[in-house]
A computed fold for a 94-nucleotide RNA from a Coriobacteriia bacterium, annotated as c-di-GMP-I-GGC riboswitch aptamer.
RNA sequence: CGCGACAAAGGCACAGUCGGCGAAAGUCGACCUCGCAAAGCCACGGGUCUAACGGGAGUCUUCUGGACUCCCCAUGACAGCCGGGUUGCCGUCG
Numbered sequence: 001c002g003c004g005a006c007a008a009a010g011g012c013a014c015a016g017u018c019g020g021c022g023a024a025a026g027u028c029g030a031c032c033u034c035g036c037a038a039a040g041c042c043a044c045g046g047g048u049c050u051a052a053c054g055g056g057a058g059u060c061u062u063c064u065g066g067a068c069u070c071c072c073c074a075u076g077a078c079a080g081c082c083g084g085g086u087u088g089c090c091g092u093c094g
Base pairs, nucleotide, nucleotide: 001094002093003091004090011036012035016031017030018029019028020027021026034080040086041085042084044083045082046081047078048077049076054072055071056070057069058068059067060066061065
């Protein structure tokens, strides 16, 4: 440096339930345990999710306004979607 054992010591925690935060996506804590050798960390590239703010169209209306529906949009989010960057435990092995 590569590789990953029915090894040892540990680690993380999908879905679900409860609670906090958030408009939402989601996130944090507890329980739980589908899985994971980087399922540690970083939104850099691609992708996905959401659409508050903003923009557009339409309908209604008590019409310089208001309500509702639909569409676009990341500045929001996902590192357990892929790639990349970065740090790191153990040693059946090469």